Parts: sequence; structure tokens; C1' cells
RNA sequence: GGCGGCGUAGCUCAGGUGGUCAGAGCGGCGGAUUCAUAACCCGCAGGUCACAGGUUCGAGUCCUGUCGCCGCUA
Repeated sequence: GGCGGCGUAGCUCAGGUGGUCAGAGCGGCGGAUUCAUAACCCGCAGGUCACAGGUUCGAGUCCUGUCGCCGCUA
């Protein structure tokens, strides 16, 4: 240099064929329980869906470019 994969919450990841709210687990905070702590239970907060542009009535999802990480390869 070429090709491929990935980038979504603090972390690990879902998200069908573009549509009706962007979610789970862990973590954080509050509550309940307990003499107290842990565990279990209930609730809450937390998102530029890497960035920019395009297509579309509508994009996390499709297309293009850029950036970062991983792998293969001359």
C1' cells in the first nucleotide's frame, strides 16, 4: 500500500427487511430488607449511535469519505 471486520451508556455487548420509545447485563445513585454489612428485591439517572456528507417522507441500520482499533496480505 491492498483487502476484510469492528466503533451504540462508565465497561461488555444486543439492536430482523430502514418506521411507532435506542435497549440488556454489570457498574453508579436512591430506597426496601438487616443490629450492621454482603446477597436478593424495587426505583432512578446516564447516549453527538466514532466524525462529516449523501439517499429517503423517515437512517443506529443503506451509500461515500475521514479517523481509530484488530486481523489477513504484497